Context: one part of a larger RNA
């Protein structure tokens, strides 16, 4: 000096106080295990396990079986030949192999050249093969925790110390005071974005009035409002009282749309974990080179005694079914969104207005309100499973897609030990949208709004972290 143990101070949904879950059931999904020709592979306490994967029928695909190729699917260089694209036939599961036809283009100094195809020899290509314990880059984690250092000076024989400790204070090594220290850097904060208020400016496709309509804006006028875009203002402990060392600050108040970091995001110091990734990419070394490379067909990644994780749906009356009525925000759309009308119980089908979108469209918001039935039951709860009939996408839906109708109606009556999230527009609950897609296994992920609580204002204990200090033992 460091790590660990003890002590002091402090912080955090850490505990406590509360609300909702997980753990029990069914299903979805990921992992282990087992099985398999193959079940490709990475990730494994927190910090792996709806993770890489913003979407495995083929492709993807890396795995397996079989059929093929060997200068190769791809790149550059050399030589020869032939324009190239195109059409037909045979064989084959396809890849491919074989045969026939048609066609002769562009530039030219007529030597040849360019583009594309094909044959040959070699340099070489190729590798999702190995090593993340050879690496770059990127990322996780401690942790948005308040720390980590340096110059000069000074001190100690030195390792080092001091500064950075102390007294207060803060979300903060934030600030103030004192001090052999005095300054500075990376972090903190601020600068950036979104939301919340006002003003100015601009008014189309948005808005208001008029006119008009079954409905639609096709008219006219306006810029007060809403809204959209831009610019600017605004919050700084600025003001007042108390408290404090007359400081930093703390507490209460006024005014204010907002008050003490206004709320959220982006932003992640020095280091740690030989953390993760050679399968994004790049790359050293090693390995394969008629195969560990490349093409194709089929299968597999979807198996199933079981174990674990993350979710969805429930077990009902604050509910369920039927009928009627109301209110969002944010997004997507020409390979598209698709109104209207017809048709079908429905998923859908036919038709195809409008829209490259504040114009048209997806689009119906759902919880909610009103009203009917049900009356505590394994039920009008719950919907798994199964049978049959259909629809859609796509060469193709058996392995292995989604959706619809009818029938079927399983477990489940609130879940042991244990364990998890959340402090406000939060939890809980309700629906909507996007990306990836031909379709979709999405109950996922990322956003959007609607309704909208309870409890704490404490630090004894558990867990994690920060600062100071300390006996003995350790390096």
């Nucleotide at each position: 000096u460091g790590a660990g143990g003890g002590g002091g101070c402090c912080c955090g949904c850490a505990u406590a106080a509360g609300c909702g879950g997980u753990g029990g059931a069914g299903c979805a999904u990921g992992u282990g295990g087992u099985u398999u020709a193959a079940u490709u592979u990475g990730a494994u306490g927190c910090a792996a396990a709806u993770c890489g994967a913003a979407g495995a029928a083929c492709c993807u695909u890396a795995c397996u079986a079989g059929g093929g190729c060997u200068u190769g699917a791809c790149a550059u260089g050399c030589c020869g030949u032939a324009a190239a694209u195109c059409c037909u036939c045979u064989u084959g599961a396809a890849a491919g192999a074989g045969a026939g036809g048609g066609g002769u283009g562009c530039c030219u100094u007529c030597g040849g050249g360019a583009a594309c195809g094909u044959g040959g020899a070699c340099a070489u290509a190729g590798g999702u093969g190995g090593u993340g314990c050879a690496u770059g880059g990127c990322u996780g984690u401690c942790g948005u925790c308040a720390g980590c250092u340096c110059g000069u000076g000074u001190u100690g024989u030195a390792a080092g110390g001091u500064g950075u400790u102390g007294g207060g204070u803060u979300a903060a090594g934030u600030c103030c005071c004192c001090c052999a220290a005095u300054g500075a850097g990376c972090g903190c904060a601020a600068c950036c974005c979104u939301c919340g208020u006002a003003u100015u400016u601009a008014g189309u496709u948005a808005u208001c009035a008029u006119c008009g309509u079954u409905g639609a804006g096709u008219u006219u006028g306006g810029a007060a409002c809403c809204c959209u875009g831009a610019a600017c203002a605004g919050a700084c402990u600025g003001c007042c009282a108390g408290u404090g060392a007359u400081a930093a600050g703390c507490c209460a108040g006024a005014g204010a749309a907002a008050g003490g970091u206004g709320a959220g995001g982006a932003u992640g110091a020095c280091a740690u974990c030989g953390a993760g990734u050679c399968a994004u990419c790049a790359u050293g070394c090693c390995c394969c080179u008629u195969a560990u490379g490349c093409c194709c067909u089929a299968g597999g990644u979807g198996a199933c005694a079981c174990a674990c994780g993350u979710g969805c749906u429930a077990c009902a009356a604050u509910a369920g079914c039927c009928g009627a009525g109301a209110c969002a925000a944010a997004g997507g759309g020409u390979c598209g969104c698709g109104a209207u009308c017809c048709u079908g119980c429905g998923a859908g089908g036919g038709u195809g207005a409008g829209c490259u979108a504040a114009c048209c469209u997806c689009a119906a918001a759902a919880a909610c309100c009103c009203a009917u039935c049900c009356u505590c039951a394994g039920u009008u709860c719950g919907g798994a499973u199964u049978a049959c009939a259909g629809g859609c996408u796509g060469u193709a839906a058996c392995u292995c897609g989604c959706c619809u109708a009818c029938a079927u109606a399983a477990a489940g009556c609130c879940g042991a030990a244990a364990u998890u999230g959340c402090u406000a527009u939060u939890a809980a609950u309700c629906g909507c949208c996007a990306g990836u897609u031909a379709u979709c296994c999405a109950u996922a992920c990322g956003g959007c709004g609607g309704u909208g609580a309870a409890u704490u204002c404490a630090u004894u204990c558990c867990c994690g972290g920060g600062c100071c200090u300390u006996a003995u033992a350790c390096a």